[in-house]
RNA sequence: UCGGGUAUGGUGUAGUGGCUAACAUCGCUGACUCUCACUCAGCAGCCCGGGGUUCGAUUCCCUGUUCCCGAG
Numbered sequence: 001u002c003g004g005g006u007a008u009g010g011u012g013u014a015g016u017g018g019c020u021a022a023c024a025u026c027g028c029u030g031a032c033u034c035u036c037a038c039u040c041a042g043c044a045g046c047c048c049g050g051g052g053u054u055c056g057a058u059u060c061c062c063u064g065u066u067c068c069c070g071a072g
Stems, first nucleotide, its partner, number of pairs: 001071005007065001010025004018055001027043005048064005
């Protein structure tokens, strides 16, 4: 430099053109307990940036950036 892939709660991952964006874990609150832990109930927190297409984009297209793989 070229080609391909990736980016979603704090972390690890699902997901689909119209959802309240899901699961696990972490955190917080409450219950339980003499206390802690376990367990149970609840809460908070997320679509990499910028454009485009569309009635509608986290999803499709372009571009930038990050990281990974490959070629030279």